[in-house]
Molecule: transfer RNA
Organism: Candidatus Heimdallarchaeota archaeon
RNA sequence: GGGGCAUUAGCUCAGCUUGGUUAGAGCACUCGGCUGAUAACCGGGGGGUCGGCAGUUCAAAUCUGCUAUGCCCCACCA
Numbered sequence: 001g002g003g004g005c006a007u008u009a010g011c012u013c014a015g016c017u018u019g020g021u022u023a024g025a026g027c028a029c030u031c032g033g034c035u036g037a038u039a040a041c042c043g044g045g046g047g048g049u050c051g052g053c054a055g056u057u058c059a060a061a062u063c064u065g066c067u068a069u070g071c072c073c074c075a076c077c078a
Stems, first nucleotide, its partner, number of pairs: 001074007010027004020058001029045005051067005
């Protein structure tokens, strides 16, 4: 220098292919139930506007461009 993958909730991830129900799951947190009490179990609740900027569109997590960070491959360098 060229290419690929990942980035979505505190953590681990799904959703992107084929744009369209106001963004979801598990764990964690929190409240309640259950228990003599704890754990487990059952029920409820809060929490993100999707790495950043811009573009396309009636509509973007999803498509396009640039860019940031991490990982990987190739090339260059003798």